Molecule: FMN riboswitch aptamer (RFN element)
Organism: Frigoribacterium sp. Leaf172
RNA sequence: AACGCGCUCCGGGGUCAGUGCAAAUCUGAACCGGCGGUCACAGUCCGCGACCCGAGGCCUCUCGUCACCGAGGGGCCGAGGUUGAACCGGUGGAAUCCCGGUACCGACGGUCAUAGUCCGGAUGAGAGGCAGCGCGGG
Numbered sequence: 001a002a003c004g005c006g007c008u009c010c011g012g013g014g015u016c017a018g019u020g021c022a023a024a025u026c027u028g029a030a031c032c033g034g035c036g037g038u039c040a041c042a043g044u045c046c047g048c049g050a051c052c053c054g055a056g057g058c059c060u061c062u063c064g065u066c067a068c069c070g071a072g073g074g075g076c077c078g079a080g081g082u083u084g085a086a087c088c089g090g091u092g093g094a095a096u097c098c099c100g101g102u103a104c105c106g107a108c109g110g111u112c113a114u115a116g117u118c119c120g121g122a123u124g125a126g127a128g129g130c131a132g133c134g135c136g137g138g
Stems, first nucleotide, its partner, number of pairs: 003136006009129002015029004030117002032106002034048004043104002052081002056077009086102005108120003
């Protein structure tokens, strides 16, 4: 030094117009792109995370019974499941990652009217970080 453990910090972007009683939701035009990997820079490749479901485990409260156990409530962890979208040409040793062109995708709840862009759960969680500190470490 690698590496391991603990703590701290950081850790998601984007709208205007028209119609209408009413739309940042419709229509038109516009805009946005988390984390790791990949011979080379990725919303669309390979994985992961966020939302949702969840076997199972742990803690706790109440009641019954009190040997142990049963019923119900609350909280935490959590295997696993579900969860979208890209092609063509060019350059190059190498690119579904760069350049050019044309496409496509976007959880849940809310709303005078259908939402990637508004509001909310969320001052949350989080993949992770060649960020910092401490301890271990030959």